[in-house]
RNA sequence: GGGCUUGUAACUCAGUUGGUUAGAGUGCCUUCUUCACAGGGAGGAAGUCGGGGGUUCGAGUCCCUCCAAGCCCACCA
Numbered sequence: 001g002g003g004c005u006u007g008u009a010a011c012u013c014a015g016u017u018g019g020u021u022a023g024a025g026u027g028c029c030u031u032c033u034u035c036a037c038a039g040g041g042a043g044g045a046a047g048u049c050g051g052g053g054g055u056u057c058g059a060g061u062c063c064c065u066c067c068a069a070g071c072c073c074a075c076c077a
Base pairs, nucleotide, nucleotide: 001073002072003071004070005069006068007067010026011025012024013023019057028044029043030042031041032040033039050066051065052064053063054062
C1' cells in the first nucleotide's frame, strides 16, 4: 500500500426484506420478602446505533468518506 471482518446501554451480544416505541442477559438504582446478609419477587434509569455526509416519505439496516480493533496479502532496505 491492497483486500476482508467487526464497531448497538457500564459489560457480553441480538436486531429478519429499510417501516410501527431500538431490545435481551449481566450489572446499577428503588422497593417487597429477612433480625440481617445472600437468594428471590416487583418496578425503574441508562443509547449520538464509532464520527461526518448522502439516498429515501422513512436509515442501526443502503451508498461515500474518515477513525479504531482484528485477520490475510503485497512492498521495502
Molecule: transfer RNA
Organism: bacterium